[in-house]
This record gives sequence, C1' cells and structure tokens, in this order.
RNA sequence: GUUUGCGUGGUGUAGUCGGUUAUCACAUGUCUCUCACUAAGACAAGGUCUCCGGUUCGAAUCCGGGUGCAAACA
Repeated sequence: GUUUGCGUGGUGUAGUCGGUUAUCACAUGUCUCUCACUAAGACAAGGUCUCCGGUUCGAAUCCGGGUGCAAACA
C1' cells in the first nucleotide's frame, strides 16, 4: 500500500432478514439480612450503539466516506 473483519453503559456481550422505552452478566450506589463484613435478595443510576453524510414515515441494523484496532497478502 491492497483486501477482509471488528468498533454497542466502567468491563465483556446479545441484537445486525429496519419498527414499543437497545439485552444480559460482572462492576457501582441504596435498601433488606448481620454485632459487623462477605455472600444472598430487592431496587436504582449509567448508552444518545466509533465519526460524518445519504436512503427511508422510521436506522445500532441498509448505502457511501473517514477514523481506530486486528488478520492476510505485498
């Protein structure tokens, strides 16, 4: 340099054949329990889905471009 794949809460992920308020686990906060801590249980906060543009009534999802990472080839 070329091609391909990936980018979603703090971390790891589901959703990628377009349609209700984006899923789950861990972590975090509060409460219950306990003399207390851990564990367990309940509840809550936290995402504008890597960026820009387009298509559409409607985009995390489709299309184009950029960017970061990885792999293959050179």

Transfer RNA from Lunasporangiospora selenospora, 74 nucleotides, folded computationally. It matches the Rfam family "tRNA". The family's RNA type in Rfam is transfer RNA. The RNAcentral record of the sequence draws on ENA and Rfam.